[in-house]
Context: one part of a larger RNA
Parts: sequence; C1' cells; structure tokens
RNA sequence: GCUGGCGAGUUCAGGUCCUCUGCUUGGUUAAGGCCGGUCAAGGCCGAAGCCUAAGGGAAACCGAGUCGCAAAGAGGCGCGACUUAGUAGAGGGCCUGAGACCCGAAACCGAGCGAUCUUACCGUGGCCAGGGUGAACCCUGUCGAAAGACAGGGGGAGGCCCGAACCCGUCGGUCGGGCAAUACCGUGGGAUGAGCUGCGGUAAGGAGUGAAAAGCUAAUCGCGCUCGGUAAUAGCUGGUUCUCUCCGAAAUAGCUUUCAGGCUAGCGGAAGGUAAUACCCUGUAGGAGGUAGAGCACUAAUUGGUUGGUGAAGGGUUUUACCCAGCCAGCCAGUUAACCUCCGAAUGCCUACAGGGGUUUCUUCUAGUCAGCCCAUGGGGGAUAAGCUCCAUGGACAAGAGGGGAACAACCCAGAUCACCAGCUAAGGUCCCUAAGUGCGAGCUAAGUGGUGAACGUUGUCUUUCACCUUAGACACCUGGGAGGUUGGCUUAGAAGCAGCCAUCCUUUAAAGAGUGCGUAACAGCUCACCAGGCGAGGUGAAAGGCGCGGAAAAUUUAAGGGGCUAAGCUCGCCACCGAAGCUGUGAUCCUUGCUAAUUUAUUUAAAUUAGCAAGGAGGUAGGAGAGCAUCUCCUACGCGUUGAAGGAGCAUUCGCGAGAAGCUCUGGAGCGUAGGGGAGAGAGAAUGCCAGC
Repeated sequence: GCUGGCGAGUUCAGGUCCUCUGCUUGGUUAAGGCCGGUCAAGGCCGAAGCCUAAGGGAAACCGAGUCGCAAAGAGGCGCGACUUAGUAGAGGGCCUGAGACCCGAAACCGAGCGAUCUUACCGUGGCCAGGGUGAACCCUGUCGAAAGACAGGGGGAGGCCCGAACCCGUCGGUCGGGCAAUACCGUGGGAUGAGCUGCGGUAAGGAGUGAAAAGCUAAUCGCGCUCGGUAAUAGCUGGUUCUCUCCGAAAUAGCUUUCAGGCUAGCGGAAGGUAAUACCCUGUAGGAGGUAGAGCACUAAUUGGUUGGUGAAGGGUUUUACCCAGCCAGCCAGUUAACCUCCGAAUGCCUACAGGGGUUUCUUCUAGUCAGCCCAUGGGGGAUAAGCUCCAUGGACAAGAGGGGAACAACCCAGAUCACCAGCUAAGGUCCCUAAGUGCGAGCUAAGUGGUGAACGUUGUCUUUCACCUUAGACACCUGGGAGGUUGGCUUAGAAGCAGCCAUCCUUUAAAGAGUGCGUAACAGCUCACCAGGCGAGGUGAAAGGCGCGGAAAAUUUAAGGGGCUAAGCUCGCCACCGAAGCUGUGAUCCUUGCUAAUUUAUUUAAAUUAGCAAGGAGGUAGGAGAGCAUCUCCUACGCGUUGAAGGAGCAUUCGCGAGAAGCUCUGGAGCGUAGGGGAGAGAGAAUGCCAGC
C1' cells in the first nucleotide's frame, strides 16, 4: 500500500410536545405480599404517595376571588363568555443530569519501582612504553679575611615538556532507511594528576546529585518511570456507515472575561388553526421629508475691480495737514462647503380606494446559521492605491448544473424530474480548426491599427465650416530690376542697410526698407522685402470632427485561443442561419390540489385505497419532514430441505425509480425460508482509525 474483518447519537432517571391506547362514576399504583412456574413470563392484591378538580398572598389567612401600612380606588395575579378534561402507559422528537456520538492531549494528584546508564561521595584494589628538561639539597675544586661567588660532579623536583597504552572528543570528511537511535576515517587535547579504572556500597522525584549546562537520575528530565483517580477536561482538529420523495437556510442584530464559543431574535422545516380582504404587484388620490442637483438669501471661506474709513510701527517723500502697502466696511462681477440653505427632485416610505396575484400571518414543536465572497451602484477609511478595509441597496456564487467569455466560483445568457438520431430561440457567433454568410448596401482604416495604455506631439488621411487672394492673371517657379540724396546722425581705430544708440525723412520711379538674412577689418559681394515680364487656374490660412502614427521596456517560445486575415478590421443599416439541460413537440415517473367512478371501514356526513382526467410543481449545501430496502434475533401461522439447506463463485435472464429482490449454472454438505408482528451490538471509503493476511 491493497484486501478482509471490527469501528461512532446509546441506556437510565426527570421534564416537555406530537401520535396511539386504557379509564374518565377523576386517573394511577410504589415498595412489598400472595398465586404461578425448574428458572422465567404472567396474574391478583397492596391508597402510602403523585397529578387533577381554585386561586391569591412571604405567611397567618381569605376564597371566585385575593394581594396591598386602617380601609379602599386604580393596579397585579386569577374567575367568568367565545372554548375542550384530566390521568396512566407505549412509540417518536427535543431538553437536563450522568463518559452521553466516537477517537485524540500538553497536564494534575496518589501509591509504588528504579543510582547494573549517569552525578557525587565512601570502602577496597589496579594502571600510566619511551624520551627530554634538570629545582632544592650534597660533594669536590678555584677565589675570598669572611659572608659567599663561580666551575665541575652527584641528585631527581614539577596540576613541567615530547609522545604510546589509557582517558577525551577539536576541526574536516564519510554516513545520515547508517556498521551505529551519535558510528567510521583523517586530524586533534590530556597523558604523575583536581589523573584513569575494576569490584562492593550510600543518596531519588518538588526529591537527589551537580568545578552550574536547569546538566544528570537506565536511548525518558524546567520535575523520572509504572499503575491507579480515568472514559480527566478539550469552546480545538479529524471521523460519523442503505435508498427514494417533498421543502430548504445562514454567514445579520442585541448581550456575553465576548470575538474559533454561547443565549435570544432574524432566516428553514413539520403539525394545527384563522380568512381579518393580513401580504405582494400595478394604477389613482392624499401626505411627511431636506438627499442628488442647484444656489449664495444666512453661516464660513474666496478672486478681481471700485468707493469710503483707517493707515502708530513697513515703503516713498517736499518731513508733511501728502501718497502707497496693509486692515475694515459697502457696492459690482466671479466662485466654494459632510457638520451652509432663498430652493429642491427622482426613487423609497405612510394612508385610502380599485384591479390582478396567490400567499402571508398566528400557535406549538424542532433545526442549522453567528469566519462569507465577488460584481454593479451610493458612501466612510486609504493615496478619488489594492483580488484592501468598513457600511448601505441589488445580483450572483456559497448551495447552481447547461450555453458564451480560448482556458476562468462571482461577468453575459439561462434555473438541470427522465427519455428522443424532432423543432424555435438567448447571450455569443457564421474563412479553416468549429455548428452557421468567404451575405447584401454605404463609408472609413494601410497602422496587422484591429489584436493593451496617458499627458503631449503629428503638412498621415477622410469629412465639415470660416476668412482672404485670384483671367484687371492669384500661389509656386523662371528672367530682369531692386535706384538716388547717403558712407543718415551719433558712437567708433573703422561702423558705408546689416556691433551698438537715435531718428527712420525726401527724391527718381513700374518698384525698391535710412533695409530680411548671409558676408567684409571696414568696403565689396550674394540675397530678401517690393516691382515688371514669362507661365495660366486655382491658391493661402484658421477651426471642428472620423480613423490612424509617435509616445510604448521583462524575463522558457513567435502568441488577437491558433492558422491565417487588407477583411475574415472599424462605423451605420438590412436579410438569413447556427447556437443551451431556456421554450416548443412526443412519451414516461413522482408530488400537491381539484373532479369523476369503484371498493372497504361501525351508519349518513366522512375516512382510506385503487383507477381515470385536469391544473400546478419536481437544481440544491447546512438542515427538517415523509415513505421504503437490507442485516441479526424473538413470537404466531404456514412451508422448503441429502431427489441437496445455509454459505461461496458466476450469468448476456426477470421484477423494482432505487436501496435491493428473484431465477438459473457450478460449488457446498445440514439446516433454511414466507406472511403478520416484537426487539436492536442494525448498513463503512475515508477518523496520519484498530486487528489480521498478502
């Protein structure tokens, strides 16, 4: 890991509701006793007690009333009418107490067992190759007056040095399902000492021992291990076993040592009652309101102008009887506001009536829910960030399958009882992948824009509008002219149209600036404005809109899903088709309601069952309700079985919506079933479940 087996709402007591049964002349016995019987079952006694028939009050007490400071009103709780009655049991739902659906702690307490591991100590033994260094002290010699110094020899100290045994475990590697629940290899520390070690002994659980790490106390230590209290407790995790049918939530509020829990309400289910016209939709009529918007009449803020006041300290200045800045107020124009309003919707809300719908509502019992999430809209927080967070209204998911969106809980369409090789549509699509148009009409785009993106930029291109010039010849181009006073004056070394300053006239003219740009040291030179000629038809500028272009950088591989597309892109219009579990058609099952018929029940009403018809319904998690299947066992009745029971293996057969049932074949070799009832150790795929086999 697989297979098989085992594996989780039980029992008792009390309470409460529903169903059924007995009695209701109220109900009922408990312990116990007697009979019965092998043991049981069972039967008969046994009014003690309990509930009920009256309540109110703390009580005395009173009583259809009672309580209340003396009395009483009001009031509380009762009586009285619609309105019924209880009690004892059985079955079922739920609650409480118990282990209380099952498994699971970390822990706590008690009594014992442990120092053969390890810590410390006690007693008694053992061990430390070899080499080095050479303390004290002693002897001899030399020197010295001496103290003593020096030299040589002897000597052999040391938590001394190097290094085996022995003890340890520094660094690196190997191993890490190992050789090993701490090892191996290399390297390393101590190695006469606070050394290492054998044997025996002593000290223990809030206790020991500890050169102290909360270390060690038998692979266990911030309180050992074993058993017991014990099924500790667990608001936490996991698990909780057959089928079909009907309904179907919540993730909110209040309170909570409350926020992973709970209680009550809200929302679900079941049973019963009610018909007040309670509820919903639409319409009509009436009403309250201060939001969106808007506005500036209040409050507060605010820009410019203007008028008046003020203007010590700032600026100017003629020093002052002045001007400015500033401040205050009025007026004009323009603005802002969640905590402004002279105004003021749409929705929503309330009331009444009418029409339509078909339920709501009430009582009782009983769940689950209290971590929500995304989208749209109105807001608060944040940064007018978040797949962010907190509210509100709606939707979806949750608990919803199907079609679309390439894929994709939430987006778009649409709510799946079942069957069909029938039809119509929705969203979305119709060149191929891929079902359906290479459809029609008109226009746009050249960027593969389409098939991400902003400010800003764009003489890309299409459309529209306005202004001006133009056959008295425009725009562009070509040819020619573009002059004189004059080198204007000033400045300057120079300044001559063209460094700079000032002025910017006059003349000749078809026209020509005291000069548009190059250029020179300054001139010169080129050019422009301007004019003429040539040419011959539109030209110049501004604004608005459509589609484009730039702006434009990301990590495996090009990348709108792909191919590919110039439409198979975009805009407007039209027709057809495809397209879902939607709708329709045909057939079927079940549920609810109604009608009809038949049968049965104690007699009508009625109820139940069956059959038919009609209408409506059948997505579903938590959860509720109903009807069934299967297993074991007991009772009653009836059966089957060696001519083969149960069990096992198999089948393409039959019945049932299904859980399942039957039949047949083989095996097996002695018990088993059917019908109606009773009772449960009553259904396995999950619990890192338990046991066994492989």
Description: Large-subunit ribosomal RNA, domain II from Candidatus Paceibacter sp., 694 nucleotides, folded computationally. It matches the Rfam family "Bacterial large subunit ribosomal RNA". Rfam links the family to the GO terms structural constituent of ribosome and ribosome.